Large-subunit ribosomal RNA, domain IV from a Candidatus Sumerlaeia bacterium, 356 nucleotides, folded computationally.
The RNAcentral record of the full RNA draws on ENA.
The prediction has a mean pLDDT of 88.
Context: one part of a larger RNA
C1' cells in the first nucleotide's frame, strides 16, 4: 500500500455535486399521539416506561374428584365446582451482573415542496422514473354476412357463438372545482343548384382506298364499301362550391394618447385578424435578461419556501388549477447518529511486496 470486517478521546456533516457509505432505530407489552383528510386514514406518527431470576400473595380461564336438577332412566343433559396441574393477570419482597427483546433475527424519526392520484409495467446485459398501464371521463365508427383486423381483390378465420349498458379506434387520466374565444387553413360530416370532369355513348367533319369518269399521257376528279381518324352533344363520383364540426389537427395581436404630485390608465382613438389567452396558475420540470425584487430560513443561502407579474417563449382533456393516501421518485430545512471529516491510529483476515 489494496480488498473485507473490527474498534475509537474530545468534537459531531465542519466531509462531499449530494449524509454517498456506515452507523443509529430496531422484538413485545404499557402509556401516549399533531397538521391534515377522501373520515378510511395520517399512525408503529411523534415521544415516553417497562422486560432477566427466586419467592408471597392475587385476577381471569382450562382439566376434574364430587354435588344439584330435568327428564325422554342414558356410557344422557344442564348446573355448580374442592385439591393438584397447566395457561394468564396484578401487587409485594428479595437475589446477581456494566448490560435482563443479556446471542441471533430486527423500522432512525420530522417538517415543507415538485411530478404522479393509487397497487402495477418497463429498457433481460449502464436508464426503475416524473415514462407506459390504470379505473374514471369524451370524442368517434359500427344494425349484424356490423365496424375493425389477418388471408392470395379467395375461402375461411378473429371479433363472437357477443348484438348499440356491445365491439373497434383515438385522445385524457382516481377525486374535486372547471374546461372560455375561432370554422378563415387543413381534416372529417352533409348538401346537392351551378362550374369542372374519365370510360363509354355518340358522330359533323377529316384522311385512305378505288367501280367510274376526264384526259393523248403524266395524271387528276371520285359514289358505294371498307379502313383509319373524329367536333359538337350525353356522361358519376371527385374538386370547386354551400353549410355544420375544435375532448377533429390546429390558432387564440399591434401603435398611439388619456386621471388636480408622480406613477399607472378603469377610458379613448387607429390598424390588423377567423378570433385577439377567459378562468386558474406563474422567475414554474416552463424566466433568456437573472444569483429578477421583497419575506422567511443561515452568522454567512446561485439551491429551497412563500410572495410579486416585467408570462424572452403558462394556460384549460398534446387538459388547467388543487388534493388526503401511496413512491427503492426529485428537492430543501431540521432532530438523532455517527471515521464522511478536522485527522488520523489501532486489530483481524485475503492479497500484493520482500526472504527461504
Nucleotide at each position: 500500500c489494496u480488498c473485507u470486517g473490527g474498534a475509537g478521546a474530545a468534537g459531531g456533516a465542519a466531509c462531499u455535486c449530494g449524509g454517498c457509505a456506515a452507523u443509529u432505530u430496531a422484538a413485545c407489552c404499557c402509556c401516549g399521539u399533531a397538521c391534515c383528510u377522501u373520515c378510511g386514514g395520517u399512525a408503529u406518527a411523534a415521544g415516553g416506561g417497562g422486560u432477566g431470576c427466586c419467592u408471597g400473595a392475587u385476577u381471569g380461564g382450562g382439566u376434574c374428584a364430587g354435588g344439584a336438577g330435568a327428564c325422554u332412566u342414558g356410557c344422557u343433559c344442564u348446573c355448580c365446582a374442592a385439591a393438584g396441574c397447566c395457561c394468564u393477570u396484578u401487587c409485594g419482597g428479595g437475589c446477581c451482573g456494566c448490560a435482563g427483546u443479556g446471542a441471533a433475527u430486527g423500522g432512525g424519526c420530522u417538517c415543507a415542496g415538485g411530478c404522479g392520484a393509487c397497487u402495477g409495467u418497463u429498457u433481460a446485459u449502464c436508464a426503475a422514473a416524473a415514462a407506459c398501464a390504470c379505473a374514471g371521463g369524451a370524442c368517434u365508427c359500427u344494425g349484424c354476412u356490423a365496424a375493425a383486423c389477418c388471408g392470395u381483390a379467395a375461402a375461411g378465420g378473429u371479433g363472437a357463438c357477443g348484438u348499440a349498458u356491445a365491439g373497434g379506434g383515438u385522445c385524457u387520466g382516481a377525486c374535486g372545482c372547471c374546461u372560455g374565444c375561432c370554422c378563415g387553413g387543413u381534416g372529417c360530416c352533409g348538401g346537392a343548384a351551378g362550374g369542372u370532369u374519365a370510360a363509354g355513348g355518340g358522330a359533323a367533319g377529316a384522311g385512305g382506298u378505288u367501280a367510274g369518269u376526264c384526259g393523248c399521257a403524266a395524271g387528276g376528279c371520285g359514289a358505294a364499301g371498307c379502313c383509319u381518324u373524329g367536333a359538337a352533344c350525353c356522361g358519376a363520383a371527385g374538386c370547386c362550391c354551400c353549410g355544420g364540426u375544435a375532448a377533429a389537427c390546429g390558432g387564440c395581436g399591434g401603435c398611439c394618447g388619456u386621471a388636480a404630485c408622480u406613477a399607472u390608465a378603469a377610458c379613448g382613438g387607429u390598424c390588423c385578424u377567423a378570433a385577439g389567452g377567459u378562468a386558474g396558475c406563474g422567475a414554474a420540470a416552463u424566466u433568456c435578461c437573472u444569483u429578477g425584487u421583497c419575506g422567511g430560513g443561515u452568522a454567512a443561502g446561485u439551491u429551497c419556501c412563500g410572495a410579486c407579474c416585467u408570462g424572452c417563449a403558462c394556460g384549460a382533456a398534446u387538459g388547467g388549477c388543487g388534493u388526503a393516501a401511496c413512491g427503492a421518485u426529485c428537492u430543501g430545512a431540521g432532530c438523532g447518529c455517527u471515521g464522511u471529516c478536522a485527522c488520523c491510529u489501532c486489530c483481524a483476515g485475503a492479497g500484493a511486496c520482500c526472504c527461504g